[in-house]
About this RNA: c-di-GMP-I riboswitch aptamer from a Deltaproteobacteria bacterium, 93 nucleotides, folded computationally. NCBI's taxonomy places the organism under Bacteria, Pseudomonadati, Myxococcota, Myxococcia. Its mean pLDDT, the model's own confidence on a scale to 100, is 84. It matches the Rfam family "c-di-GMP-I riboswitch aptamer". Its family is annotated with cyclic-di-GMP binding in the Gene Ontology.

RNA sequence: ACGGUUCAAGGGCAAACCAUUCGAAAGCAUGGGACGCAAAACUACUGGCCUAACGCCUUGGUUUGAAAAGGAUACGGUAGCAGGGUUACCUAA
Numbered sequence: 001a002c003g004g005u006u007c008a009a010g011g012g013c014a015a016a017c018c019a020u021u022c023g024a025a026a027g028c029a030u031g032g033g034a035c036g037c038a039a040a041a042c043u044a045c046u047g048g049c050c051u052a053a054c055g056c057c058u059u060g061g062u063u064u065g066a067a068a069a070g071g072a073u074a075c076g077g078u079a080g081c082a083g084g085g086u087u088a089c090c091u092a093a
Stems, first nucleotide, its partner, number of pairs: 012037002017032004022027001035080001041086003045083003048078003056071004
């Protein structure tokens, strides 16, 4: 110096839930709150997972229709699902 690992120290983040807000929803944000996290910092590049408003298809019904129901779909989300990329504090064995 590089790689693996992470005792200690200073600390950091913040799940569920509650309140408020935005959103069609999933979910984000703010405050409270701590289940946990050595990258639980940032990033939707790959895979997975979640949602389906608009539009599409089917059913329905019909003079013309409409309501309603179902299905598939992400250019919407999830970084605290996994991997990848970028950055970072401390340091015994």